[in-house]
RNA sequence: GGGGUGGUAGUUCAAUCAGGUUAGAGCACCUGCCUGUCACGCAGGAAGUUGCGGGUUCGAUUCCCGUCCAUCCCG
Numbered sequence: 001g002g003g004g005u006g007g008u009a010g011u012u013c014a015a016u017c018a019g020g021u022u023a024g025a026g027c028a029c030c031u032g033c034c035u036g037u038c039a040c041g042c043a044g045g046a047a048g049u050u051g052c053g054g055g056u057u058c059g060a061u062u063c064c065c066g067u068c069c070a071u072c073c074c075g
Base pairs, nucleotide, nucleotide: 001074002073003072004071005070006069007068010027011026012025013024020058029045030044031043032042033041051067052066053065054064055063
């Protein structure tokens, strides 16, 4: 330098194929119940510019372009 894959909540990952409900789940976190206390268990809650910028569209996590980062292959 060329190409593939990935980037979504604090973290690990779905949803993308085929654009359309308020972007969800586990763990972690907060509150309450339970307990002598903690843990476990139960109930509830908070947490997102979907890496960044732009384009197409009534509508973009999803399609297109550019760009950054991680990783792998080729040279």
Molecule: transfer RNA
Organism: Fidelibacterota bacterium